Context: one part of a larger RNA
RNA sequence: GCCUACGAGUUACUGCAUGCUAGCGAGAUUAAUUACCCGAAGGUAAGAAGUCGCAGGGAAACCGAGUCUGAAUAGGGCGACUAGUUAGUGUGCGUAGACGCGAAACCUAAGUGAUCUACCCAUGAGCAGGUUGAAGGUGUGGUAACACACACUGGAGGACCGAACUGAUAAGCGUUGAAAAGCUUCCGGAUGACUUGUGGGUAGGGGUGAAAGGCCAAUCAAACUGGGAAAUAGCUCGUACUCUCCGAAAUGCCUUUAGGGGCAGCGUUGUGAAAUAAUAGUCAGAGGUAAAGCUACCGAUUGGACUAGGGGGCUUCACCGCCUACCAAAUCCUGACGAACUCUGAAUGCUGGCUAUUAGUAGCGACAGUGAGGCGCGGGGUGCUAAGGUCACGCGCCGAGAGGGGAACAACCCAGACCAACAGCUAAGGUCCCUAAAUCUAUAUUAAGUUAAACAAACGAGGUUUGACUGCUAAGACAGCUAGGAUGUUUGCUUGGAAGCAGCAAUUCAUUUAAAGAGUGCGUAACAGCUCACUAGUCGAGUGGUCAUGCGCGGAAAAUUCUCGGGUAUCAAAUAUAGUACCGAAGCUUUGGGUGUGCAGCAAUGUACGCGGUAGGAGAGCAUUCUAACAGCGGAGAAGGAAUUACGUGAGUAUAUCUGGAGCGGUUAGAAAAGAAAAUGUAGGC
Repeated sequence: GCCUACGAGUUACUGCAUGCUAGCGAGAUUAAUUACCCGAAGGUAAGAAGUCGCAGGGAAACCGAGUCUGAAUAGGGCGACUAGUUAGUGUGCGUAGACGCGAAACCUAAGUGAUCUACCCAUGAGCAGGUUGAAGGUGUGGUAACACACACUGGAGGACCGAACUGAUAAGCGUUGAAAAGCUUCCGGAUGACUUGUGGGUAGGGGUGAAAGGCCAAUCAAACUGGGAAAUAGCUCGUACUCUCCGAAAUGCCUUUAGGGGCAGCGUUGUGAAAUAAUAGUCAGAGGUAAAGCUACCGAUUGGACUAGGGGGCUUCACCGCCUACCAAAUCCUGACGAACUCUGAAUGCUGGCUAUUAGUAGCGACAGUGAGGCGCGGGGUGCUAAGGUCACGCGCCGAGAGGGGAACAACCCAGACCAACAGCUAAGGUCCCUAAAUCUAUAUUAAGUUAAACAAACGAGGUUUGACUGCUAAGACAGCUAGGAUGUUUGCUUGGAAGCAGCAAUUCAUUUAAAGAGUGCGUAACAGCUCACUAGUCGAGUGGUCAUGCGCGGAAAAUUCUCGGGUAUCAAAUAUAGUACCGAAGCUUUGGGUGUGCAGCAAUGUACGCGGUAGGAGAGCAUUCUAACAGCGGAGAAGGAAUUACGUGAGUAUAUCUGGAGCGGUUAGAAAAGAAAAUGUAGGC
């Protein structure tokens, strides 16, 4: 992992609530018990004790269809104008383990452990070899005597090196191991606070601990076994057949509450009132949002005018006084802002009346689930006008929604799937190939593969399209080519030099001219030289400028090859505008069938509207085991196994054939140990 078996809403209570069915009914009902019947189970009769109901109100006395409060005959509260009760059964709840499995833990006036390990007690054992050489001693020297020196002797030490032994420093290997702690190499101690054998002691809030919360039998911040015990688990997981109808919520308030609950909201089901809801129209209302406005307030605010006050300057012995491109209140003109400004002021939405349409609508009873929501769009708060951010509001969708489109893609676009069809029409979106349908029609644009279903700015640019305005131009423009481009003069100043061209100044003048600047740029140390402006000729028709506009270009860097989904596409298969045809879904239609609710009908049937669906509610069924009654099958082959065909919307049912070898169905009722794919489910097998 698979297969097989087992595996989870049960049972009790004369419990509570409510529905259904049945009996009796202002009543309903017996309990224990007794008698009779009876094979058992049980049945029938008797048995009124008791219980519920028939009257309530008040704390009570008490009164009573009323009563309480109250001074009240007021007002108000709770009542009255009848339906219950007994049994069976369904659902929910309560008390019990209460749908199943699951803790970590707690307690025990129960017990078992020191054969592991910690420490201790008693009694034994072990430590190759080598080294160092303390005290003491002896001898000699030495001292007044000691001291002291030297040599030898001696053999001390938590001494040294290093096996056994004991430990465990580093690395490698091992890591479903050879091993639930090992192996290899290196390494610490190795006469000691050493190591070790045997026997014994200390026990669980206790021991022992050279102390690490270590160790106390592979278990230790409180061992193990039994018991309380099915502890508790607002938590996780699991919870078993089918079809039909309806179908949520992720919100508000409160909560030692926030992943749990209570009440309300939203669902289902039953009942159900002249009575509600929704939509549309119409009429009438309340309001201060959007917008707008502000010489209409409050606050903020541009420029100017005018002018208090202040600053600065001038003046003066002082007081006056004067000036001011300084600051500036009020006022005036002008421009313009505001969620907590408003002289104004919509659309929607909201409230009410009426009309129409639709709807088992409001209310009441029973049963729920939900109370983590998410995304998109809109108008807002917060944040950075950040977030697949966060908060509330409105709508939609996902949630609980399949189908088509979007390459893929809960939420975007289209569209709401009862079933069937080798029928048709469309939506969004598409129509060269992949790939169903136009290489469609018409007119433009783009040359960048821009683009072809995400993706960019400031800025830069003789890319190109279209439009407007404007200059020059057959008295010849623009571009090219030929020629000229001079003189006073090297203007003056400056300077080493400054001659058109470093710099400064200028009334940058004047002359000759067709025209030629006291000079546009290059150049020289300075000149020179080249060139331009300007002019003539040649040529022969357009040529410059500004603004707006369409499409393009640069700007343009991202992390594993490339790419519009791909191939590919250039009068397009790109972009813009207009048009026709076609394709395209579970949409709509057609044909047949099923089913729910309402209406009509005795019925058959007809007709109208429906039939996506999680949590969840309601209804109808299938299968399994057993019981009863009835009627049956079976060695001429039961159950079971394999398997064919048929029927049923389905759970399933029937069955040819083979196997098997002795029991088993059907109908109607009843009762449940009544349905497995999941629980890291349990056991067995492979």

Annotation:
A computed fold for a 686-nucleotide part of an RNA from a Chitinophagales bacterium, annotated as large-subunit ribosomal RNA, domain II. It matches the Rfam family "Bacterial large subunit ribosomal RNA". Its family is annotated with structural constituent of ribosome and ribosome in the Gene Ontology. The RNAcentral record of the full RNA draws on ENA.